Background
Predicted 3D model of a 71-nucleotide RNA (transfer RNA) from Candidatus Staskawiczbacteria bacterium RIFOXYD1_FULL_32_13. The sequence was found in a public genome assembly. Rfam family: tRNA. It is annotated as a transfer RNA.

RNA sequence: GGGGACUUAGUUUAGUGGUAAAAUGACUGUCUCCAAAACAGUAGAUAGGGGUUCGAUUCCCUUAGUCCCCG
Numbered sequence: 001g002g003g004g005a006c007u008u009a010g011u012u013u014a015g016u017g018g019u020a021a022a023a024u025g026a027c028u029g030u031c032u033c034c035a036a037a038a039c040a041g042u043a044g045a046u047a048g049g050g051g052u053u054c055g056a057u058u059c060c061c062u063u064a065g066u067c068c069c070c071g
Stems, first nucleotide, its partner, number of pairs: 001070007010024004018054001026042005047063005
């Protein structure tokens, strides 16, 4: 220099145009003499920008980051 893949909650992953899901973690409550475990509940995310569409995590462009391949 050229090509490709990926980016969703604190962390690890689902979700192929129509209400963003779960595990784990955090917090609160029940239980307990206390704690742990268990059970119940709460908050928390689509990398940034633009476009297409009635509607975008999803399709397109661009920027940034991570990784891989070629030279």